This is a predicted structure of a 188-nucleotide RNA (glmS glucosamine-6-phosphate activated ribozyme aptamer) from a Bacillota bacterium. Lineage of the source: Bacteria > Bacillati > Bacillota. The sequence was found by an Rfam model in a public genome assembly. Model confidence (mean pLDDT): 75 of 100. Rfam family: glmS glucosamine-6-phosphate activated ribozyme aptamer. Its family is annotated with catalytic activity and regulation of gene expression in the Gene Ontology. Rfam's curators write: This entry contains a glucosamine-6-phosphate activated ribozyme that is found in the mRNA for GlmS. GlmS is an enzyme that uses fructose-6-phosphate and glutamine to generate glucosamine-6-phosphate. The ribozyme catalyses self cleavage of the glmS mRNA that is thought to regulate GlmS activity. By type it is a riboswitch.
Parts: sequence; C1' cells; structure tokens
RNA sequence: UGAAGCACAUAAGCGCCCGGGCUGGAUGAAGGGAACGACGACGAAGCAUCGGAAUUCCCGUGCCAUCCAGUUGACGCGGAGGAGGUUGGCGAGCCUUUCGGCGGAUGCCUCCCGGUGUGUGACCGCACCGUAAGCGAAGCUCGAAACCCCAGAGGCGACUCUGGACACAAGAGCCAGCAGGCACCAAG
Repeated sequence: UGAAGCACAUAAGCGCCCGGGCUGGAUGAAGGGAACGACGACGAAGCAUCGGAAUUCCCGUGCCAUCCAGUUGACGCGGAGGAGGUUGGCGAGCCUUUCGGCGGAUGCCUCCCGGUGUGUGACCGCACCGUAAGCGAAGCUCGAAACCCCAGAGGCGACUCUGGACACAAGAGCCAGCAGGCACCAAG
C1' cells in the first nucleotide's frame, strides 16, 4: 500500500433526559371473607346467647403510596465563505405532553472576504448571493411527511418498527413591468 472478514460510525427538527405522562411487576395499605378467640354484656352460674381486641390464613379488579424495570418525549420542507453576537427559519398536525429540561445547530444580525444585478468600465451607492446572486401583483407549473384509513412484524403491556393507499403547506420556478450617481459611447 492492496485485498478479505468482523465491529463501530454514517444525527442537525437533530441527540439526550434524574421532571411530568403512560405501562408492567414487587411490597405495603384501604377493603372483603374464614378460623381461632383474650375480654365484656346478660345471668345465681355455665360448655348457652350477644358483642368482640389480638393472632393466623385467603381474596385483593380499579384507586393510593414506595421501590424496580420499561415506554413516551417534533411531522416534514429548508438550511454551512470567515469571525463575533443571538431570545434560532417555514409551514403541517394536534386543540394541546409537539408538556418541561439539557446539549447541539447549517437560521438571523453586525463586520470582514469574494462575487451577481443595476446599458458598458472603474469607483461610490442600492439590492442580493456564498455555486448562487435585485424588486415583483395576478396567473401558470412544480410541490412534503406525519396525521387519518388499510395491512404486516415485535412486545404481557405502555408502545415501537415496516409496507400500501390518499390529500394538503410554507415555498420554489416561469412571466408583464420596474430598478442609481459620475464618466464614456473606444474597449474589455
């Protein structure tokens, strides 16, 4: 250096969790039943009758407490020039555990660097971009996953994973129009 095998990693709506929610188990306890039964009442008395502490055993769904073990805890779209700062974009679903917390973060702001557009060139300015690049009504085109529905797999369970079917967003693209100063019409 190459080949083979094995293990690990290949996450940025991402990862994690001592809170909370939920599930299973153990124990306790409330409660119910049975046995035995000190003692008390009644009575002249008793092995009768009534009440009944303690003890032992059984049941114990649900609820409650503690402990143990689990489970849940953001659905996609978009997103990296550098430094610093920071309360970190967009919609979908739910109608509220997508609660709460920690970490991270490609976002945003300022500055710097490099560029695009503004007829052309430099500069100044404005807007914008970081392989892309000004604003932009209406219209057209493109356009997600979860959820819901139907199945399958795993688990006692909470729940997890997979497949199928179906629809929708923000947004993106196309397009009318519009978009400096100075100098120049010679050229890049």